[in-house]
Molecule: Bacterial large signal recognition particle RNA
Organism: Desulforadius tongensis
This record gives sequence, structure tokens and C1' cells, in this order.
RNA sequence: UCGUGCUAGACGGGGAGGUAGCGGUGCCCUGUACCCGCAAUCCGCUGUAGCGGGGUCGAUUACCUACUCUCGGGUAUGGCUUGUGAAGUCUGCCUGGUGUAAGGGGCGUUGAUGAUCGGGUCUUGCGCGACGCAAGCUUCCGAACCGUGUCAGGUCCUGGCGGAAGCAGCACUAAGGAAUGUCUUGCGGGUGCCGCAAGGGUGCCUGGUCUGAGUUACCUGCACCGGUUACGUUCGGAAGCCGUAAUCCAAAAGUAGGGUGCACGA
Repeated sequence: UCGUGCUAGACGGGGAGGUAGCGGUGCCCUGUACCCGCAAUCCGCUGUAGCGGGGUCGAUUACCUACUCUCGGGUAUGGCUUGUGAAGUCUGCCUGGUGUAAGGGGCGUUGAUGAUCGGGUCUUGCGCGACGCAAGCUUCCGAACCGUGUCAGGUCCUGGCGGAAGCAGCACUAAGGAAUGUCUUGCGGGUGCCGCAAGGGUGCCUGGUCUGAGUUACCUGCACCGGUUACGUUCGGAAGCCGUAAUCCAAAAGUAGGGUGCACGA
């Protein structure tokens, strides 16, 4: 130096959680780096920290350790966003009531406010009228017989003279119907620029007399007493994003250190 065989070792790692602690199954992140059985109401171990069985590579720059960098994780903290719970003895917004009268507005010497006299609106009664309904009155129609008057023809009585009843027709009417309304009566009421009387008097309207400058509370403001959790505020908790601090840390790369064995043969 080469070949053969063996051994050390390697055949993923990490985070959170769980655990007295370690590892695993499960979840998550990296990434591709053997297989089978056990295992979250856990499985197996004791800082030499999975247990049991099998397989491949095998002494290698590929093995071990540390640092830098770093994907990612969780903790603390600050800010922002979203949504959520509570508080009306949180105040802001909004809103109700009572009062005040600072500013503005309205009314006011063509008279505010106040005082006083009267009337109307209101209730009841009486009267008059309009309206509505009904009746009467006026006019017209209207009865085969059971309405009246006149009764042709015909009928009856009579010796005759004369008389009687009476259909149709005509006229007038009854019951009933229709029309008109300038008239009369009765009844009625959410009837009336109506009249008289009594009553009532809160509010409103209106007329007169006296006085002589305020009045109103419409808007803003102020005070007090309330209401309301939709927005805002305060307190709490949840999720996401960003930042800061420390921490754990995969792969890759770099740096530093450790280790690089045994046997046989040529």
C1' cells in the first nucleotide's frame, strides 16, 4: 500500500405537552435518514435512562462535542386589529321631566302684564222656523150586480087614464189609486249666523274701562331629578398580526476540538 473478516459506531433531529426524571406512541416544525411487536384511562426504563426481536453499512472528509448563523416553537411584555362578557352609582352621545331666564327669536305704547264688567262657545227648558215622514185639503181616475140621480129598450099592474119596479147607457160619488203644493195638523232630531229664561264657567274667542312696560319659554345655555349598554369609556377574558427581551432549536454551511480500532494474508 492492497485484500478479507470482525468490532466501536451509524441507520434522522427538534419543539410543546405529559413525567419525580428519561425515552417512545400521539400533536407540531424540519426534512427523507431500516423492518416487526408494545403504548395516553399510556408503554418501557432510572440519568449508562425506551423494552424485545431481526436486517444493512461499517472504520470512513460520512463518527462525537462545542460555537456562529438560522427555519420553527413556547414564555413574558408593549402596540394594533377583530369579535365577546359586565357596568347607567362611568361619563360622553342620545333622550324624558321640572325649573331658571344669560344670548337669540316672537308679541308689545296701533297698549305687554294685572284688575274689573259683559257677551259667545257649553247644559237644560220653552217658543218660532227649515228639513224629513204621515195625514187632511185641491184636482183627476175610479162600481156589470150587492151606491145615488136620470132611466132608452123591454117587463109588470090597470077597461082606460095612469102608475110601479128597473137592466144597459150617461152623470156624480164610496172604498181605493195617482198628481200637485202657495195651505193646515201631528210626529222626529248631532236641525238653525233665530228668540227668551235658568244654570255653568276649566279652556278658547270677543267688546269696554283703569293702570302703564313688559311678556313668552320657541331655539341655544345653566341647574336638578331620571332613562338607555346601540356607539364611546372603564374592567375582564379570547383570537390574529407586528415589535422587544431572554430561552429551546431542525437542516445546510463555516470554524474549533476529540476519535480514527482489532485480527489475518500479500